This is a predicted structure of a 494-nucleotide part of an RNA (small-subunit ribosomal RNA, 5' domain) from an uncultured Chloroflexia bacterium. The prediction has a mean pLDDT of 87. Its Rfam family is "Bacterial small subunit ribosomal RNA". Gene Ontology terms of the family: structural constituent of ribosome and ribosome.

[in-house]
Context: one part of a larger RNA
RNA sequence: GGAUAAACGCUGGCGGCGUGCCUAACACAUGCAAGUCGAACGCCCUGUCUUCGCAAGAAGGGAGGGAGUGGCGGACGGGUGAGUAACACAUGGGUACCUGCCCCACAGUGAGGGAUACCGGCGCGAAAGCGCCGACAAGCCCGCAUACGCUCCCCCAAAGGGGAGGAAAGCUCGCGAGGGCGCUGAGGGAUGGGCCUGUGGCCGAUUAGCUAGCUGGUGGGGUAAUGGCCUACCAGGGCGACGAUCGGUAGCUGGUCUGAGAGGACGAUCAGCCACACUGGGAUUGAGAACGGCCCAGACUCCUACGGGGGGCAGCAGUGAGGAAUUUUCGGCAAUGGGCGAAAGCCUGACCGAGCAACGCCGCGUGCAGGAGGACGCUUUUCGGAGUGUAAACUGCUUUUCCCAGGGACGAGUUUCGGACGGUACCUGGGGAAGAAGCCCCGGCUAACUACGUGCCAGCAGCCGCGGUAAGACGUAGGGGGCGAGCGUUGUCC
Repeated sequence: GGAUAAACGCUGGCGGCGUGCCUAACACAUGCAAGUCGAACGCCCUGUCUUCGCAAGAAGGGAGGGAGUGGCGGACGGGUGAGUAACACAUGGGUACCUGCCCCACAGUGAGGGAUACCGGCGCGAAAGCGCCGACAAGCCCGCAUACGCUCCCCCAAAGGGGAGGAAAGCUCGCGAGGGCGCUGAGGGAUGGGCCUGUGGCCGAUUAGCUAGCUGGUGGGGUAAUGGCCUACCAGGGCGACGAUCGGUAGCUGGUCUGAGAGGACGAUCAGCCACACUGGGAUUGAGAACGGCCCAGACUCCUACGGGGGGCAGCAGUGAGGAAUUUUCGGCAAUGGGCGAAAGCCUGACCGAGCAACGCCGCGUGCAGGAGGACGCUUUUCGGAGUGUAAACUGCUUUUCCCAGGGACGAGUUUCGGACGGUACCUGGGGAAGAAGCCCCGGCUAACUACGUGCCAGCAGCCGCGGUAAGACGUAGGGGGCGAGCGUUGUCC
């Protein structure tokens, strides 16, 4: 000098774009953050229409609401960086594997049966909830049939052949013909992933030896899949000064900062990958696994009728605590994107916006011109003067910004609807210099000097050093220098 997720002191007009718990992966009140589908299914409630009926009521249609069964989604999106020195990451290669929804092409979708929630009856409990009995539906569950290039076995050099096994579900639109969405089997693709591997990137030798499923083989098991992943037996290997093992530190990368570069340091925001979700462990469902799923244990916390139950903000806000320090318990699904749905649509603290903060970068303003040998005041003085200083007053002008009023968007693509932002940006008219300057420094380095006060005191200080009676170095004033909505200080990196 540059840089900063900064903080502190003094000061502070506006706008645009960004950024905002680096500390306690400390504890969390409250609200919201993942639902959706009635075109899969039965039921309950509300009110309505039609028909029959004297009425009670019955049947049917359509509407709204509710929980339940079932399907898809909750494995994405969002957060955090604790752990991890590892195939975690980066890059290159490999394959013994899986892949819901999507795309392509092929074949099929036949005939039956069963259970259960909701519901009804009864009961237990303070609650959370639970039990017994009874009936009923489906795209729920289960046989049967059929079986391709699927799986297994046999024959076979192959092609091929034989045997055995394995499927399915319906809904909707239409007068109908038929169409749409599904379902099943098998193949291919796309996407996403699993696994293996070469190479690369921290510190310590005041850590020198490490290793028993440890290294390899065979049989078996297990997985979607290779493998000592697991197991039995056999052999005795494997790693290490090219640093094993141990200890410390750390998420990795694209990148960021600096530097002429080489390099050094860092890894906030954005993007990719990984890991974690109170701590530890476990399985279940599923194509895929668990932040807002389940079970167990523990710590903490809450409710309780003391028998027993509930909870997990490292989601968005917000609270306490810690800290030098980090924001609103805001608006909207209008856009982009996601889930579900045939659709209408619903949900979406993702996201889009607004709010707060000079935290950063960038831009603009706080006026412009004229105006005296030059007011007042203040400072200084050798008392003549000098400085502040065209500075002010005063005159003329302008209106960015500001205030008031009127108009008023783009973003909305399209078949339709739809704008939170926002009456915002922007445009026009009116008003009036009006509302808007500070901070640090002035001994040398280093740009800028005098006076007074103080008297090794009070104090300054980045280094050298100033201060003990004329201090350009302390304090104040006048003046000056630098930067400017900022200026200084401190921390950190180059």